[in-house]
RNA sequence: AGUUUGAUCAUGGCUCAGAUUGAACGCUGGCGGUAUGCUUAACACAUGCAAGUCGAACGGUAACAGCAAGAGCUUGCUCUUGGCUGACGAGUGGCGGACGGGUGAGUAACGCGUAGGAAUCUACCCAGUAGAGGGGGAUAGCCCGGGGAAACCCGGAUUAAUACCGCAUACGCCCUAAGGGGGAAAGACCGGGAUCUUCGGACCGGUCACUAUUGGAUGAGCCUGCGUAAGAUUAGCUAGUUGGUGGGGUAAAGGCCUACCAAGGCGACGAUCUUUAGCUGGUCUGAGAGGAUGAUCAGCCACACUGGAACUGAGACACGGUCCAGACUCCUACGGGAGGCAGCAGUGAGGAAUAUUGGGCAAUGGAGGCAACUCUGACCCAGCCAUGCCGCGUGCAGGAAGACUGCCCUAUGGGUUGUAAACUGCUUUUAUACAGGAAGAAACACUCCCUCGUGAGGGAGCUUGACGGUACUGUAAGAAUAAGGAUCGGCUAACUCCGUGCCAGCAGCCGCGGUAAUACGGAGGAUCCAAGCGUUAUCCGGAAUCAUUGGGUUUAAAGGGUCCGUAGGUGGAUAAUUUAGUCAGAGGUGAAAUCCUGCAGCUUAACUGUAGAAUUGCCUUUGAUACUGGUGGUCUUGAGUUAUGGUGAAGUGGCUGGAAUAUGUAGUGUAGCGGUGAAAUGCAUAGAUAUUACAUAGAACACCGAUUGCGAAGGCAGGUCACUAACCAUAUACUGACGCUGAUGGACGAAAGCGUGGGGAGCGAACAGGAUUAGAUACCCUGGUAGUCCACGCCGUAAACGAUGGAUACUAGCUGUCCGAUUUAUUCAGUGACUAAGCGAAAGUGAUAAGUGUCCCGCCUGGGGAGUACGGUCGCAAGAUUAAAACUCAAAGGAAUUGACGGGGGCCCGCACAAGCGGUGGAGCAUGUGGUUUAAUUCGAUGCAACGCGAAGAACCUUACCAUCCCUUGACAUCCAGAGAAGAGACUAGAGAUAGACUUGUGCCUUCGGGAACUCUGUGACAGGUGCUGCAUGGCUGUCGUCAGCUCGUGUUGUGAAAUGUUGGGUUAAGUCCCGCAACGAGCGCAACCCCUAUCCUUAGUUGCCAGCGAGUAAUGUCGGGGACUCUAAGGAGACUGCCGGUGACAAACCGGAGGAAGGUGGGGAUGACGUCAAGUCAUCAUGGCCCUUACGACCAGGGCUACACACGUGCUACAAUGGUAAGUACAGAGGGACGCGAAGCCGCGAGGUGGAGCUAAUCCCAGAAAACUUAUCGUAGUCCGGAUUGGAGUCUGCAACUCGACUCCAUGAAGUCGGAAUCGCUAGUAAUCGCGAAUCAGAAUGUCGCGGUGAAUACGUUCCCGGGCCUUGUACACACCGCCCGUCACACCAUGGGAGUGGGUUGCAAAAGAAGUGGCUAGUCUAACCUUCGGGAGGGCGGUCACCACUUUGUGAUUCAUGACUGGGGUGAAGUCGUAACAAGGUAGCC
Repeated sequence: AGUUUGAUCAUGGCUCAGAUUGAACGCUGGCGGUAUGCUUAACACAUGCAAGUCGAACGGUAACAGCAAGAGCUUGCUCUUGGCUGACGAGUGGCGGACGGGUGAGUAACGCGUAGGAAUCUACCCAGUAGAGGGGGAUAGCCCGGGGAAACCCGGAUUAAUACCGCAUACGCCCUAAGGGGGAAAGACCGGGAUCUUCGGACCGGUCACUAUUGGAUGAGCCUGCGUAAGAUUAGCUAGUUGGUGGGGUAAAGGCCUACCAAGGCGACGAUCUUUAGCUGGUCUGAGAGGAUGAUCAGCCACACUGGAACUGAGACACGGUCCAGACUCCUACGGGAGGCAGCAGUGAGGAAUAUUGGGCAAUGGAGGCAACUCUGACCCAGCCAUGCCGCGUGCAGGAAGACUGCCCUAUGGGUUGUAAACUGCUUUUAUACAGGAAGAAACACUCCCUCGUGAGGGAGCUUGACGGUACUGUAAGAAUAAGGAUCGGCUAACUCCGUGCCAGCAGCCGCGGUAAUACGGAGGAUCCAAGCGUUAUCCGGAAUCAUUGGGUUUAAAGGGUCCGUAGGUGGAUAAUUUAGUCAGAGGUGAAAUCCUGCAGCUUAACUGUAGAAUUGCCUUUGAUACUGGUGGUCUUGAGUUAUGGUGAAGUGGCUGGAAUAUGUAGUGUAGCGGUGAAAUGCAUAGAUAUUACAUAGAACACCGAUUGCGAAGGCAGGUCACUAACCAUAUACUGACGCUGAUGGACGAAAGCGUGGGGAGCGAACAGGAUUAGAUACCCUGGUAGUCCACGCCGUAAACGAUGGAUACUAGCUGUCCGAUUUAUUCAGUGACUAAGCGAAAGUGAUAAGUGUCCCGCCUGGGGAGUACGGUCGCAAGAUUAAAACUCAAAGGAAUUGACGGGGGCCCGCACAAGCGGUGGAGCAUGUGGUUUAAUUCGAUGCAACGCGAAGAACCUUACCAUCCCUUGACAUCCAGAGAAGAGACUAGAGAUAGACUUGUGCCUUCGGGAACUCUGUGACAGGUGCUGCAUGGCUGUCGUCAGCUCGUGUUGUGAAAUGUUGGGUUAAGUCCCGCAACGAGCGCAACCCCUAUCCUUAGUUGCCAGCGAGUAAUGUCGGGGACUCUAAGGAGACUGCCGGUGACAAACCGGAGGAAGGUGGGGAUGACGUCAAGUCAUCAUGGCCCUUACGACCAGGGCUACACACGUGCUACAAUGGUAAGUACAGAGGGACGCGAAGCCGCGAGGUGGAGCUAAUCCCAGAAAACUUAUCGUAGUCCGGAUUGGAGUCUGCAACUCGACUCCAUGAAGUCGGAAUCGCUAGUAAUCGCGAAUCAGAAUGUCGCGGUGAAUACGUUCCCGGGCCUUGUACACACCGCCCGUCACACCAUGGGAGUGGGUUGCAAAAGAAGUGGCUAGUCUAACCUUCGGGAGGGCGGUCACCACUUUGUGAUUCAUGACUGGGGUGAAGUCGUAACAAGGUAGCC
């Protein structure tokens, strides 16, 4: 930083960006320097090498060389002999094989780290002291013999030593009883004058070696303080165990071992057990504190096939030694033998994975040696690997017409790749070739010189290089030899096109993909790194997400149910003392390397050298003494004791009271009672319920009673007595810090439950019955057992809650209440409410803190799995307590906000209900839809808000559909080329489209070139599409709803989402207005402005009107005229709660009244806020994308859209008498009319025909209005109702009425007698009823849109149904209740518990067993050195035996891992089943 939400804050997990690596994998790969390189099987190993050396210790001579002698002879060769010389196999002896090198199995330990200690040893080395005399006996080798396949072994003879053993000596050394006693040695080489000589030498000197001893140095052993992993689901462990004494043993202290004695020792400051692990310097990370780690380098430890054991030695219990046992491998003549790469290479195996069977001792170091020298897979080098780090290069400069082409994009103009390229100039690192060419070398030895004591030191000369054809330098040629990887939705730098279409795929988290994907795949472009880049894995960081630095615990995870109290932690005042903590100084140590700093060396860097700093630690010592601690002393304020006075449902036990309930007995009394939403089960004529009296029983205690009181909590309530405890106030005396907290522990601890014995009225799990219901194992009802009660004993848990641990101190107020004191205002102890500061995520809290400090304890660390499993403890049981993991998800959870919703609440409105009137639903028909059918029945609209809707009108056309025929630049548009005027007429074929042939026609403008319009032909760009997507869109529309709402700016409040305004009190049709108010204003809506209508006035009178005047007619404003009236159409007036009274708050407003044509919006219309429904429409139109292009386009004729078992919607006509029929009579308004309306007249029963006056319309026509009214008839019937259906005959329109028009006449005369459940409209000129007109239209309305005539009823009211508005409340909802969501069952997969058991590992105890070895004993046997009295002894070997003991075996436990028929729950999984438990009062409040 991303991610829980519609949004917010906070909690909380998950994830990412950084750094890192002994890495691996994918793609790619030029060079050099430097470093690293089996993390896995301490798995098994072929082959070679890795520890030898000394002849100056020894006897010697197998090989080689030299020399000498001899022989053979070919006269320079061969052979033999000689240890004579150089040397040297095997052997004796010495030193070294205990170092160096490898590995990390074991080890939780004095193993390691650090700081100390005393009871020790130490070869070689250094320094000192003293010595080194004289003897002896063997033995390997060699030789001879023998056994064996081999390895090897046995016997005999002979021999040397610096091998072995005595004797002598003993400064110092060791033991001691302090008298004394004991113990050693070896020579070799070099040089040499005299003397001696067996001629080897003795002897002298020197060097090396030797013996004893002392000191040092080095190395090693031992002991101690402190530090050093997890688990308590490991709590007790321990018999040599702890200590002592004697003895033994060791180099050395010590139960190290042994005998005896004592009973100790360790452990919650974590013993024992289990698991894991080599430790450290360091390394990685981090700001640090820390966390992780322990490759390379360095220190220590452990190990060497596995287990055991000792020997030798200065040093081992020994990697390349020995013995035994075991497993494995190899050899074998089957009798027996050999071996140990965790040394360097290398092989196999394992694994994601890790190198050459290289060169050299030139350097450094080691062993031996006097030395030369030998050995050295230590080491130095080289080889392999981009494994890491560091450096260099793949060119540099110029070059815009921003070139062409290409890729890609595009709005087709262009953009981008891109100074990139081409081209010009320059350079040559690297690579290649050739030439030159280091440093690393100092020495030792030898020769010479100097100091000097021949040794020791210094100097000079000489010699030595694996690497190495090296580094490095020079020359030559030429841009020549050298770039990839990942990413591009956000986090996170970098965007477009195409393909794909919840497919293929991506993904670290969130998440992309269902036809316009910056997220998949490709391309272009871009970004980041670069000889590398990505991925995976690891660790640290971010993570303050274990919090010492540096977290929390009312509600997010988290306060133990409460108290007492042990250990522990912590603690009042004062003056001393001590100096443990603390602070300061000094000293020692803290290895080197590493890190850091300075300087230096490789061209730089990595790397390396050198110097410093650092190493935060531990120890010793000196000082300081405030604070903390220790010690002893004092004090009173904390704590406690005492006195006096109070308080209370505090506890335990006894006694006792009344009301109510139930039952029983008796009486009165009669048919019901009881119960519910309604019922039924139940009780009752065998007398209930009711009522009266009496009796019995058990349980609980009305009123008082309260926000009261008491108690540690749980909890405690009639009255009274006894016993017990507590608290408070006041004041006196006393003790003198005795305090606080409190792990383990102890006690108490509601309800339910358990055990034993009582008791049992009421209530009442289980159970039974009745209801309810789709079901009802429930809610409701009738019964009813445990239980509830008592005594005793268990259980030990609760939402045991204030969801708030205890103690103490401090920090503003105000106001109730209860107990006391003094006394009228305070104070003390409790218990409540409100608020300040502060705190808090907020809600809230706020002296009874969740504020500010101190002390102590408990607890938490994502959700689920799970408070579960296993194990332990407790319990009679139920169960409690302690308490995981695998697996799974990216959230789960808190507070608050805005909405939406509620079978939540309040207020209000609406033909919403109610009150009425008339309908629909039943019939027939019309019309639309669904369904079905069909070649097609074109398409769309689908709850309200589709269904007489698009369609204001399908016979053809329309027409989009179907089958057939037919056209392909096209029926339609533009451009190009050619031809032709265009056009008109008739003929043939065909259903027609069309095709063929014929005739006619020469137009307009002109600068004479041609042009414009039109037609035909041709080519290609293109046309065309009622094809798809209304979920890509514009526009338009419906709906909530003509509902009163929806917002904004500034300010203010809140961390914020947001709130305020817009809420509140009134009022209104209205967010209408008034008042109040941290709001003040404003906008879109409401209203008004607009139109029609109702009244009046003015003006104007034709086609309208006609009162008065005149004329005329059979009659009529017909005419003259009039301008009064009606009317027409322009402009005005009028209505505003303006006036009066009342109510109201002095407001807004409401009620009533007057006046008025009209009164509180007068009536009607137009007008539809922000938005909702991915609402409707791609088929009105427009339009992105996709699709078709001789067809999904175009044309033609025919058919279809008109079908018909059925269902629904909307209508018409009816069912009749408020009516039908017949006759007569009266009164409208608004419209339309030239492709038109069409009069009179005549004809027809009629539809209509004929006719053609008038009318471009206030003039003429459509045009008779109908209901009404008057009269007559019908008489309640399927009718004189009703008119469907059908037959016949016609009319009209039209090219054409068959499918498929309307109308007329005659005939026919169906259903239907007022309509179930249900449902619709309407509040006044409205409903109802009656007719008239218009649009569309050739014709075709019961539809639609208008017009007028006649003309009601009812509204108490807002409980209920529906819809809506405002406020409030709850919420687990936010695609918002058509929401969310729980459990069983079924299916698939996953991990896990139990499980008869089964198979391994480890281990305890009790035994058996007993190799090799060591120690003890030894009467067997053998025996060189020494002693001997010569018999033997001392000593030793072998053998035997005892003890200890490895492997191994048996029995019995413990523990752990794997597996197991079956079984338990758990988790996960787009669309399964059953219900609906929770969220709203979730429909029975929920929860523990």
Predicted 3D model of a 1488-nucleotide RNA (small-subunit ribosomal RNA) from an uncultured prokaryote. The coordinates come from a structure-prediction model, not an experiment, and the mean pLDDT is 85.